[in-house]
Small-subunit ribosomal RNA, 3' major domain from an uncultured bacterium, 478 nucleotides, folded computationally.
The RNAcentral record of the full RNA draws on ENA, Greengenes and SILVA.
The prediction has a mean pLDDT of 81.
Context: one part of a larger RNA
RNA sequence: UGACGGGGACCCGCACAAGCAGCGGAGCAUGUGGUUUAAUUCGAAGCAACGCGAAGAACCUUACCAGGGCUUGACAUCCCUCUGACCGGCUGGGUAAAACCGGCCUUCUCUUCGGAGCAGAGGUGACAGGUGGUGCAUGGUUGUCGUCAGCUCGUGUCGUGAGAUGUUGGGUUAAGUCCCGCAACGAGCGCAACCCUUGCCUUUAGUUGCCAGCACGUUAAGGUGGGCACUCUAGAGGGACUGCCGGGGACAACUCGGAGGAAGGUGGGGAUGACGUCAAAUCAUCAUGCCCCUUAUGUUCUGGGCUACACACGUGCUACAAUGGUCGGUACAGAGAGAGGCAAGGCAGUGAUGCGGAGCAAAACUCUAAAGCCGAUCCCAGUUCGGACUGCAGGCUGAAACUCGCCUGCACGAAGUCGGAGUUGCUAGUAAUCGCGAAUCAGAACGUCGCGGUGAAUGCGUUCCCGGGUCUUGUACA
Numbered sequence: 001u002g003a004c005g006g007g008g009a010c011c012c013g014c015a016c017a018a019g020c021a022g023c024g025g026a027g028c029a030u031g032u033g034g035u036u037u038a039a040u041u042c043g044a045a046g047c048a049a050c051g052c053g054a055a056g057a058a059c060c061u062u063a064c065c066a067g068g069g070c071u072u073g074a075c076a077u078c079c080c081u082c083u084g085a086c087c088g089g090c091u092g093g094g095u096a097a098a099a100c101c102g103g104c105c106u107u108c109u110c111u112u113c114g115g116a117g118c119a120g121a122g123g124u125g126a127c128a129g130g131u132g133g134u135g136c137a138u139g140g141u142u143g144u145c146g147u148c149a150g151c152u153c154g155u156g157u158c159g160u161g162a163g164a165u166g167u168u169g170g171g172u173u174a175a176g177u178c179c180c181g182c183a184a185c186g187a188g189c190g191c192a193a194c195c196c197u198u199g200c201c202u203u204u205a206g207u208u209g210c211c212a213g214c215a216c217g218u219u220a221a222g223g224u225g226g227g228c229a230c231u232c233u234a235g236a237g238g239g240a241c242u243g244c245c246g247g248g249g250a251c252a253a254c255u256c257g258g259a260g261g262a263a264g265g266u267g268g269g270g271a272u273g274a275c276g277u278c279a280a281a282u283c284a285u286c287a288u289g290c291c292c293c294u295u296a297u298g299u300u301c302u303g304g305g306c307u308a309c310a311c312a313c314g315u316g317c318u319a320c321a322a323u324g325g326u327c328g329g330u331a332c333a334g335a336g337a338g339a340g341g342c343a344a345g346g347c348a349g350u351g352a353u354g355c356g357g358a359g360c361a362a363a364a365c366u367c368u369a370a371a372g373c374c375g376a377u378c379c380c381a382g383u384u385c386g387g388a389c390u391g392c393a394g395g396c397u398g399a400a401a402c403u404c405g406c407c408u409g410c411a412c413g414a415a416g417u418c419g420g421a422g423u424u425g426c427u428a429g430u431a432a433u434c435g436c437g438a439a440u441c442a443g444a445a446c447g448u449c450g451c452g453g454u455g456a457a458u459g460c461g462u463u464c465c466c467g468g469g470u471c472u473u474g475u476a477c478a
Base pairs, nucleotide, nucleotide: 001478002477003475004474005473007472008471009470010469011468012467013466015462016461019426020425021424022423023422026318027317028316029315030314031313032312033311034309035308042053043052064304065303066302067301068300069299070298073127077126078125079123080122081121082120083119084118088105089104090103091102092101093100108117109116110115129293130292132291133290134289138287139286140282141281142280143278145276150189151188152187153186154185155184156165157164158163169180170179171178195270196269197268198267200238201237202236203235204234205233206232209228210227211226214225215224216223241264244258245257246256247255248254320419324378325377326376327375328374329373330372336367337366338365341360342359346355347354348353385416390411391410392409393408394407395406396405432454433453434452435451436450437449438448
């Protein structure tokens, strides 16, 4: 000087408390451990691994296993020889299947006719190749403490020196934020602001959006003329600054209350992550040193596996019901996506879906709501709750759903009556609850990332638990 203390003082945070909803019990989904296996590829490991890499494993992916092939190689550059191709069509052998090995047809450009370019085949070796090892050799990227308020420097001063001072102190703040004081005076990286979005107003513009007034018009409708007021769209501005008033305070910083205002004291949300810590994570995104393999640890193909199952844990979904289930009627979003696509009206089917196809490269067309509301029924039961599991019959994608997809109908109708110790999230348009969309994607979400609808309760307070910050004290620790 730090670090640590079941030392002290002060302060903060959904840290506790006050509340609401959960998890832990059940069934299922998913990840992990373990076990099993020919293989169940690899990585991630307290917080900060475990719906994580994976925004999507039937083949492919795929790195794993079994078996079959290839060896200058699936891919790149150079050299030599040959050919005129490559692609495409037909076809033979091969094998359990494929990879693989052939046959026939078709078949380049420029040219000074020497050749050149391009492509293919063969050969030789230089080399290729490696998701093989080392994240404790590395770059890059990322997590975390933590959006915590800290971390430093120059000059000066003090100290023999390590160092100190500044950065401590009195107030104040979300903040090393600001004020005052002071052997310090200044400065940098952080904080804040500048950026995006949302909330109010003005203005510009008025189609694909809108319809107040005027006219036409329909079974229906901004459908039509017309208009751009309004809504909206999307550009430019304004607006909030403790600016104003009062109290407190050191006449300061600031704080409390009030006015006006759409908004008030950083308005809400986001992006933004200082010096550093954890030899944190990643050699399997990529790059890369060194080591290792080179008829194999490379490469290719078929099939299997990553989907196993006594069990243990994490994260979710669905429930256990009446604030509910079922049936009928009826209303209202936002944000997105769409051409090998989204697909309306119509027809067929109980339905998944099929047939057919208007419209739309979209403010134009389509995908497109549910909870809610109005009625009816059930009457507290393992039930008209709950839907696992199973049987049968179908649909869709795709060469192909056996291992191993999703969906529909009928039948079947398990556990479960609110969950021990313990534990998680959340302070407002939040929690809870309800549906919708997108990425990935042929198909395959209860996951993820977004979107809107309905919409609470509680917060006395800081004694205690956890984490963090500042000052101080002790130390046999560095």